[in-house]
Context: one part of a larger RNA
């Protein structure tokens, strides 16, 4: 910008795009067949194998913003306790997230047309023939069906809900209407800019919130990680251990709470719609 007023939501589904796969076992049944060796359709079931898309509960990985432990130098006058540098100094862990090896699940059933081909009635051609007129069965293939996108599908779709009804001047006019230009008066419904943020994201775009408030931060509690802090006591000549203590600490998680920031605003978009 269109979709023949504006808006908010919620859909149809033209049309395109995707999936489409496979083995072993087991029962039927050592049945049918077959002189035996061997060994079945059909049907039924259970487990797998690549692939696919989702997911983080278990198993793990990461996890330089958690905690612990340790060498080495520097500073904190010094001990004690700590910072800062050495690839996050190294090491042992590990929350949220995001992940696969690690879970669930999916190509299952059915319908419609056909293909090779198997048939039914049946002429031409008294016979025969599945074809010539008719009618039937038939595939991992075709159209559906299943899962995503789609009304720029310009044939521009529906469906609900909300908003908007004022005057004058001038022109053109069928002197009714409408249109074209101006001015006054109005500013809807809605959005949009700022803002607080996001499992959303390059930007933008989406989504949630903006004191009528739990959006985000702090604050309490609660998970869950590391694993009993300092600091005081005790025991031991000491190195060191015990108690106090599952202690201290502690991100991205969970609820709860207005203390802290979303604050005041400000512009869009009009006046019933060829």
């Nucleotide at each position: 910008u269109g979709u023949a007023g504006g808006a908010a939501a919620c859909u149809u589904g033209a049309a395109g795009g995707g999936u489409c796969c496979u083995g072993u076992c087991c029962u039927u049944a050592g049945u049918a067949c077959g002189a035996g060796a061997g060994g079945a359709u059909c049907a039924g079931g259970a487990c797998g194998g690549a692939c696919g898309c989702a997911c983080c509960u278990c198993u793990g990985g990461u996890g330089u913003a958690c905690c612990a432990g340790u060498u080495g130098u520097u500073c904190c006058g010094c001990c004690a306790g700590g910072a800062g540098c050495a690839u996050u100094g190294c090491u042992g862990g590990g929350u949220a997230g995001c992940u696969a090896u690690g879970u669930g699940c999916g190509g299952a059933a059915g319908g419609g047309a056909u293909a090779a081909c198997c048939g039914c009635u049946g002429a031409a051609a008294g016979c025969a023939u599945c074809u010539a007129a008719g009618c039937g069965g038939g595939a991992a293939g075709c159209c559906c069906a299943c899962c995503c996108u789609a009304a720029a599908a310009c044939a521009a779709g529906g469906u609900u809900u909300c908003c908007c009804u004022u005057c004058c001047c001038g022109g053109u006019g069928u002197u009714g209407a409408a249109c074209c230009g101006g001015g006054a008066c109005u500013a809807a419904a809605g959005g949009u800019c700022c803002c607080c943020a996001g499992a959303a994201g390059a930007c933008u775009a989406c989504u949630g919130g903006g004191u009528a408030u739990a959006u985000a931060g702090g604050u309490c509690u609660c998970a869950g990680g590391u694993g009993u802090a300092a600091g005081u006591u005790c025991u031991g000549u000491g190195a060191a251990g015990g108690a106090u203590u599952g202690a201290g600490c502690c991100a991205a998680g969970a609820g709860a709470u207005a203390c802290u920031a979303a604050u005041c605003g400000a512009c869009c978009g009009u006046g019933u719609g060829c």
A computed fold for a 274-nucleotide part of an RNA from an Elusimicrobiota bacterium, annotated as large-subunit ribosomal RNA, domain VI. Rfam family: Bacterial large subunit ribosomal RNA. The prediction has a mean pLDDT of 89. NCBI's taxonomy places the organism under Bacteria, Pseudomonadati, Elusimicrobiota. RNAcentral holds the full RNA, with entries from ENA.